[in-house]
RNA sequence: CGAGUCGGUCAGGCGGUCGCGUCAUCCGGUGAGAGCCGGGUGCCGAGGAACGUCCGGGCUCCGUAGGGCAGGGUGGUGGCUAACGGCCACCCGGAGUGAUCCGCGGGACAGUGCCACAGAAAACAGACCGCCGCCUCAUGCCGGUGCGCCGGCCGGGGCGGUAAGGGUGAAACGGCGGUGUAAGAGACCACCAGCGGCCUGGGUGACCAGGUCGGCUCGGUAAACCCCACCUGGAGCAAGCUCGAACAGCAGGCGUUCGAGGGCGGCCCGCCCGAUGCCUGCGGGUAGAGCGCUAGAGCAGGCCAGCAAUGGCCGGCCGAGAUGGAUGACCGCCACCGGGUGGCCGGCAACGGCCUUCCGGGACAGAACCCGGCGUAUCGACCGACUCGUCCA
Numbered sequence: 001c002g003a004g005u006c007g008g009u010c011a012g013g014c015g016g017u018c019g020c021g022u023c024a025u026c027c028g029g030u031g032a033g034a035g036c037c038g039g040g041u042g043c044c045g046a047g048g049a050a051c052g053u054c055c056g057g058g059c060u061c062c063g064u065a066g067g068g069c070a071g072g073g074u075g076g077u078g079g080c081u082a083a084c085g086g087c088c089a090c091c092c093g094g095a096g097u098g099a100u101c102c103g104c105g106g107g108a109c110a111g112u113g114c115c116a117c118a119g120a121a122a123a124c125a126g127a128c129c130g131c132c133g134c135c136u137c138a139u140g141c142c143g144g145u146g147c148g149c150c151g152g153c154c155g156g157g158g159c160g161g162u163a164a165g166g167g168u169g170a171a172a173c174g175g176c177g178g179u180g181u182a183a184g185a186g187a188c189c190a191c192c193a194g195c196g197g198c199c200u201g202g203g204u205g206a207c208c209a210g211g212u213c214g215g216c217u218c219g220g221u222a223a224a225c226c227c228c229a230c231c232u233g234g235a236g237c238a239a240g241c242u243c244g245a246a247c248a249g250c251a252g253g254c255g256u257u258c259g260a261g262g263g264c265g266g267c268c269c270g271c272c273c274g275a276u277g278c279c280u281g282c283g284g285g286u287a288g289a290g291c292g293c294u295a296g297a298g299c300a301g302g303c304c305a306g307c308a309a310u311g312g313c314c315g316g317c318c319g320a321g322a323u324g325g326a327u328g329a330c331c332g333c334c335a336c337c338g339g340g341u342g343g344c345c346g347g348c349a350a351c352g353g354c355c356u357u358c359c360g361g362g363a364c365a366g367a368a369c370c371c372g373g374c375g376u377a378u379c380g381a382c383c384g385a386c387u388c389g390u391c392c393a
Base pairs, nucleotide, nucleotide: 001389002388003387004386005385006384007383008382009381010380012334013333014332015331016330017329018328020045021044023042024041025040026039027038028037029036030035047364051375052374054373055372056371057370058369059236060235061234062233071232072231073230074229075228076090077089078088079087080086091105092103093102094101095100106227107226111225112224113221114220115219128166129165130162131161132160133159134158135157136156137155140153141152142151143150144149174192175191177189178188179187193217195214196213197212198211199210200209201208202207240291241290242289243288249282250281251280252279253278254277261273262272263271264270298317299316301314302313303312304311305310336361337360338359339358340357342355343354344353345352346351
């Protein structure tokens, strides 16, 4: 310099004008008060994913003696955590020269099922072509002949042996060399691969390394049923809790020309209305209101333990809480990215750098009980660690 791998940070900044929401406070109005209305000031006011709602937990209500079944979920080992299907480290398998990445990673001698197409055959043995032996037929050829035939080769049929070779497939009953044989075959032998038993060493463990013995070899599929181990009650903030009108209902009291009660601004007189009425209490928990609601597995520092995930300690900080649902719009300057004009510099050139000016661009998205994850979307900018290649010292 080029090509890559992994991890992390930011999500424009400043100023001005107008506007919105919660809370605090002040002023004015109203009201018996609580409060409500209007205005001013101040603090704060979305995210890395607030998203999808795919997992897990807190919280709430319902259910629940204990145990089991069914159903659902998880699945290498060790650790972290409130918990997880998450994260970290490691093991095994696969990809890559490598940094690194991927794995839906228990069990296929408990049983059952399935294995398309092709192929003879897809799981327990079997045999399409081929190879070999015996019998037989036919006679074509060759050889012999004592002319009756005999032997061999080619060909047809039957019976049997074999799986070395061919061909199909994602996968074909270990590989390769030799011995052996009629032809062959782990039938036997050496080496290699694989499986199982035992032993030794290392590791907490998954597992790894080595030795020895064995029969020689056993297909795949469990995101098919199933088996094993472990986990698991249900619904969700419209959860749920508190207050609570009105109308109906029940009980008691008063009253119907001997007038309860109401209106005429407070009182008296007076006037008017007035009977299935009026007053009090109980009651269910509707309309409505409040709580739940945001100080928490919190945030950002420092130190310590740990490879890490993570945990501990110290002092510091408070950063939305709406309920038709606020968090916005415009302007100016600067910074960033892309393109064009002009100028300067470097270079043989392609081109590159700096300055000037004009135009364009800035994503994905958006709280609604709160957290931990995962997944998905995202204009761009920046930082760190590492790998490979080439060149120079």

A computed fold for a 393-nucleotide RNA from a Dermatophilaceae bacterium, annotated as Bacterial RNase P class A. Its mean pLDDT, the model's own confidence on a scale to 100, is 76. The model forms 94% of the base pairs in the Rfam consensus. The sequence is in RNAcentral, with records from ENA. NCBI's taxonomy places the organism under Bacteria, Bacillati, Actinomycetota, Actinomycetes, Dermatophilaceae.